[in-house]
């Protein structure tokens, strides 16, 4: 200097003032309901709900985010099979599951540590391959090269993919032989294909023999193959349940007057056709679901590892227009500037003091496992390369 996108920690602390949410306590105060007693326009007491006051305890994250995957949980649907549709796609393993993780294989990059990969099938079929270029897939002859002819330095016919030109891509590559010039025409190696052997759980790897090469790319085009997949979501779902209206049932009453008003009661006067009770559903509202779960930490065993088994131990938010805050002082850490001291040949480094500045990304919302993205400060380890 680089690599491991490695590991680990914090997300400031203390105090003052003013607040917010939740749990618990109070022989504090108020209010409502209900029950009991009495000397009954009430008083006193018990219990319960709510509010206030007071005391006490607790109160966001590494990503709470994006809501991109996968599950738990809840409700709905569902004999079985198929079509359609969607997703995934090297191999083996991990897991509740995954598009995640681990370890390998293959390809590519790097001197290296190491990194990246959307990696089934292109000889099942169909399609597409812009521009440029002669030609982009039943191949093809623009220039060039070679042979022959005409004829006179250019044209015609034929051969040729070695050379040039274009392109992301040009019909195996390199070298040699061969030839008129060339060409898998022939040979060696590499590549490709087929067959078989060995190793590996497998992806695949390493030899051998044969084939003279036929088989361009594209599946993030259709498609083929294999595997997986029901839908909606805590605004899920469950419980309690006001006023008003309506449905049902019962009772009482309509001048022999229920009921209402004056008026707390009795009398009296006035109005009067409806009134009272029960019950189902259910709106507002309230309660629940709600946080102890595939949980965290430590030790140990198995495994290369992801992870799994066992033991001990810990208690840690539950709001609902949505709390977890605001402000002041001091301290700690960080950066810049100034100054002083020390070290070093030097670039520079270390430390003290003073002043100033910044302190990020971001806010739980049923709960987990991942991925991705955003972001301040500080520390540590291993490996590689170069120099001394």
């Nucleotide at each position: 200097g680089u690599u491991g996108c490695g590991g680990c920690g914090c997300a400031g602390g203390a105090g003052g003032u003013c607040g917010c949410c939740g749990g618990g306590g109070g022989c504090g105060c108020g209010u409502c309901g209900u029950c009991c007693a009495c000397g009954u326009g009430g008083u006193g007491g018990g219990c319960g709900g709510c509010g206030c006051c007071u005391c006490u305890c607790g109160g966001a994250g590494g990503a709470a985010a994006g809501u991109c995957c996968g599950g738990g949980c809840u409700c709905c649907a569902c004999a079985g099979g198929g079509c359609a549709g969607a997703g995934c796609g090297c191999c083996a393993g991990g897991u509740a599951a995954c598009g995640c993780c681990u370890g390998g294989u293959g390809g590519g990059g790097g001197u290296g540590a190491c990194c990246c990969c959307g990696a089934g099938g292109a000889a099942a079929g169909u399609g597409c391959c812009a521009c440029a270029g002669a030609a982009a897939a039943c191949a093809c002859a623009c220039c060039g090269c070679c042979a022959g002819g005409c004829a006179g330095c250019g044209c015609c016919u034929g051969g040729u993919a070695a050379g040039g030109u274009u392109g992301a891509a040009a019909u195996g590559g390199u070298g040699g032989g061969g030839u008129a010039a060339g060409a898998g025409c022939c040979c060696a190696c590499c590549g490709c294909g087929u067959g078989g052997g060995c190793g590996g759980u497998g992806a695949c790897g390493c030899g051998c023999a044969c084939g003279g090469c036929u088989a361009g790319g594209u599946a993030a085009a259709c498609c083929c193959c294999g595997c997986u997949c029901g839908g909606a979501g805590c605004a899920a779902g469950g419980c309690c349940a006001a006023a008003u209206a309506g449905a049902g049932g019962a009772g009482c009453g309509c001048u022999c007057g229920a009921g209402g008003g004056c008026u707390g009661c009795c009398c009296g006067c006035c109005c009067a056709a409806g009134c009272u009770c029960c019950c189902g559903g259910g709106u507002a509202g309230g309660c629940u679901g709600c946080u102890g779960g595939a949980g965290g930490g430590c030790c140990u065993c198995g495994g290369u590892g992801a992870c799994g088994g066992g033991g001990c131990u810990c208690g840690u938010a539950g709001a609902g227009g949505a709390a977890u805050g605001a402000u002041c002082u001091c301290c700690a850490g960080c950066g810049g500037c100034g100054u002083c001291g020390g070290g070093g040949c030097g670039a520079c480094c270390c430390g003290g003091c003073g002043c100033c500045g910044a302190c990020a990304c971001a806010g739980a919302a049923c709960c987990c496992g991942g991925c991705u993205u955003a972001c301040g400060c500080a520390c540590c380890c291993a490996a590689c390369a170069g120099c001394c």
Bacterial RNase P class A from a Polyangiaceae bacterium, 388 nucleotides, folded computationally.